[in-house]
RNA sequence: CGAGUCGGCCGGGUGACGGCUGCUGGGCUUCGGUCCAGGGGAGGAAAGUCCGGACUUCAAAGAGCGCAGUGCCCGGCGCAAGCCGGGGCGGGGCGACCCGACGGAAAGUGCCACAGAAACUAAACCGUCUUGGGGAAACCCAGGAUAAGGGUGAAAAGGUGAGGUAAGAGCUCACCGGAACCUUGGGUAACCGGGUUGCCGGGCAAACCCCACUGGAAGCAAGACCAAAUAGGGAGGGGAUGAGGCUGCUCGCGGACCCUCCGGGUUGGUCGCAUAGACAAAUCGUCACACAAAGACAGAAUCCGGCUUACAGGCCGACUCGCCUG
Numbered sequence: 001c002g003a004g005u006c007g008g009c010c011g012g013g014u015g016a017c018g019g020c021u022g023c024u025g026g027g028c029u030u031c032g033g034u035c036c037a038g039g040g041g042a043g044g045a046a047a048g049u050c051c052g053g054a055c056u057u058c059a060a061a062g063a064g065c066g067c068a069g070u071g072c073c074c075g076g077c078g079c080a081a082g083c084c085g086g087g088g089c090g091g092g093g094c095g096a097c098c099c100g101a102c103g104g105a106a107a108g109u110g111c112c113a114c115a116g117a118a119a120c121u122a123a124a125c126c127g128u129c130u131u132g133g134g135g136a137a138a139c140c141c142a143g144g145a146u147a148a149g150g151g152u153g154a155a156a157a158g159g160u161g162a163g164g165u166a167a168g169a170g171c172u173c174a175c176c177g178g179a180a181c182c183u184u185g186g187g188u189a190a191c192c193g194g195g196u197u198g199c200c201g202g203g204c205a206a207a208c209c210c211c212a213c214u215g216g217a218a219g220c221a222a223g224a225c226c227a228a229a230u231a232g233g234g235a236g237g238g239g240a241u242g243a244g245g246c247u248g249c250u251c252g253c254g255g256a257c258c259c260u261c262c263g264g265g266u267u268g269g270u271c272g273c274a275u276a277g278a279c280a281a282a283u284c285g286u287c288a289c290a291c292a293a294a295g296a297c298a299g300a301a302u303c304c305g306g307c308u309u310a311c312a313g314g315c316c317g318a319c320u321c322g323c324c325u326g
Base pairs, nucleotide, nucleotide: 001322002321003320004319005318006317007316008315009314010313013289014288015287016286017285018284020041021040023038024037025036026035027034028033043297047308048307050306051305052304053303054302055219056218057217058216062251063250064249065248067215068214069213070212071211072087073086074085075084076083088102089100090099091098092097103210104209108208109207110204111203112202125150126149127146128145129144130143131142132141133140134139158176159175160174161173162172163171177200178199179197180196181195182194183193185192186191223271224270225269226268233262234261235260236259237258238257245253246252
């Protein structure tokens, strides 16, 4: 100097003018409202609705099944979280770093298309060796042995090398890998390391499934209260041999109304609801100044803790790689 990785911050401030809107104080009012002054008015994600909670009702209050979710270890601001921090293992990257589909394939079932001889009782197409027969020879036919070489494929009787063999093969040996067992080596642990044994065909569970743990349902249009009006209407069905409900199902609880159709009345207000607080929804525009930028993504609706996604431009810090110079 260039390229990259990770983390943090800003994305506006001050003043003036004009506009919108809540609150406080005051004036006017035809009680519907209107005027003046003061001081406030959208985010880092308000977004997605993916997780978890607070809160409310079912409700006086359970169990089982089903269903759904999570899945390595330790810890945590932790109420919780599928969240956060650190670590282990696996994968990607030269690296800083990033990602995680992270319990179980020896309980069972299932799938691995096509190609290929053969893809879970695995296999012999080409080839190699050998016995017999034929042939001038190359080779051909029948039998036996073989899985080292070649081919197909994502994956084919663990890999490399040597010995051995008729030719070969873990057949034997050395090293490596996997598996089983042991470990009074390190670590809280996941796990790493060490030793023994020739024990040696896979993959997929984000396939069904098995194991462990967790989970009641619905949601602020939840719900509480007030006011007003009507038709204490009509028809049918169910119900103490137990309605509706809790609850997707069963048991259980509970204890008197419930369901369908026709017809009539009311579609009002307050709270929930907030140092922005609406209920069809306000929070803006212009100019000037300073500054390093102000132009992106974008708009509150019960609240909080996370995660994910989007972001013009700018600033700060640490680290990695490359080049040059000293």